[in-house]
Notes: c-di-GMP-I-GGC riboswitch aptamer from Neomoorella thermoacetica, 89 nucleotides, folded computationally. Model confidence (mean pLDDT): 82 of 100. Of the family's consensus pairs, 90% are formed in the model.
């Protein structure tokens, strides 16, 4: 410089429980491990979940209904950045 197949020191941690913050999808932190070679990092393009607010409607009035991202997910795909041991050159 190129790589991440084994393996090895290590890493991170699905669901589920508590605790907490949210309107909510989710976040965080405690345990907990199903799996991860970028499951490290950016929400920039699709995808997917939410629907406090708005905007339609329905009513006398609510209460329902519906449409929407500015929310959320990077452990959806893609792209972009960086990289540890090990391997080759």
């Nucleotide at each position: 410089g190129c790589u991440c197949a084994a393996a090895a020191g290590g890493g991170u941690a699905a669901a589920c429980c508590c605790a907490u913050c949210g309107a909510a999808a989710g976040g965080u932190g405690g345990g907990g491990a199903c799996a991860c070679a970028a499951a490290g990092c950016c929400a920039u393009g699709g995808g997917u979940c939410u629907a406090a607010g708005g905007c339609c409607u329905u009513u006398a009035a609510a209460a329902g209904g519906g449409c929407u991202a500015u929310g959320a997910u990077c452990g959806c795909c893609a792209g972009g950045c960086u990289g540890c041991c090990g391997g080759c050159u």